RNA sequence: ACUUGUAAAGGGCAAAGCUGCUGAAAGGUGGUGACGCAAAGCUACGGGUCUAAGGUGUAAGCUAUGAUCGCCGGGCUGCCGAU
Numbered sequence: 001a002c003u004u005g006u007a008a009a010g011g012g013c014a015a016a017g018c019u020g021c022u023g024a025a026a027g028g029u030g031g032u033g034a035c036g037c038a039a040a041g042c043u044a045c046g047g048g049u050c051u052a053a054g055g056u057g058u059a060a061g062c063u064a065u066g067a068u069c070g071c072c073g074g075g076c077u078g079c080c081g082a083u
Base pairs, nucleotide, nucleotide: 004081005080012037013036017032018031019030020029021028022027035070041076042075043074045073046072047071048068049067050066054063055062056061
């Protein structure tokens, strides 16, 4: 340096549920919690998924400019160690 995560050490993150705030909603965020995670760090770039305020429609519905990176892929960065 490449590949890599079987073992170790020190740590890190935190699903569901409950709860405060926020948002039209999906969702976000603080607290609690501990299902999991070697990128569960960052990034909506491609696909997927969720929502539908506004728009459109007689209605049913359709629609992302909203959201999700802990759905998958891509991009950027990175701790410790083994071989």

Model confidence (mean pLDDT): 87 of 100. This is a predicted structure of an 83-nucleotide RNA (c-di-GMP-I riboswitch aptamer) from Anaerosolibacter carboniphilus. NCBI's taxonomy places the organism under Bacteria, Bacillati, Bacillota, Thermotaleaceae, Anaerosolibacter.